[in-house]
Formats: sequence, structure tokens, C1' cells
RNA sequence: GCACGACAAAGGCAAACCGUCCCGAAAGGACGGGGCGCAAAGCCACGGACCUAACGUCGCUACGGCGACCAUGGUAGCCGGGCUACCGAA
Repeated sequence: GCACGACAAAGGCAAACCGUCCCGAAAGGACGGGGCGCAAAGCCACGGACCUAACGUCGCUACGGCGACCAUGGUAGCCGGGCUACCGAA
């Protein structure tokens, strides 16, 4: 240096759930509490997967609206991939 990950040391992150939001159409997100878990649960939506469907298109309409499709919106704590990083037993 590359790999690897210990009932090691020092630290870190934070699921469900609860509260708040003058973030959002929604999915989701932010902040506070909480702590299921995590050795990249640090960062990136590139491939797959999943969530949502505002705009748009199409159809229907009792003209109020309703339905279908659609990511340009999301999930990095779904998987793969890329980038970066603390510690050092076997």
C1' cells in the first nucleotide's frame, strides 16, 4: 500500500414511533426527541428495483370533476457500480 474486520480503543451515524415545519401536489424531506440497527447507515440516482404522479397526453363527463399513462420528483438504511475516509487484533 492492497485486502480483511476483533465482545480492541477513540469516536460516528440513527429505523420504527412521537412532536414541529411559513419544504413539497404527492412520494418524500428538514429540525427536535427516540434507538432498530449500521464498518462506510459518509458522498454520487450511473444500471436495476421500488414509491409518488404535479405538469403533460389520452379517454370519459352531469362541465363540478373523474380515470389511465407518464419522472422531469424521490428512496444512497433495496441491490449493483463509482468516489472518499477513522482504527489495527487475527
c-di-GMP-I riboswitch aptamer from a Chloroflexota bacterium, 90 nucleotides, folded computationally. Lineage of the source: Bacteria > Bacillati > Chloroflexota. The sequence was found by an Rfam model in a public genome assembly. The prediction has a mean pLDDT of 88.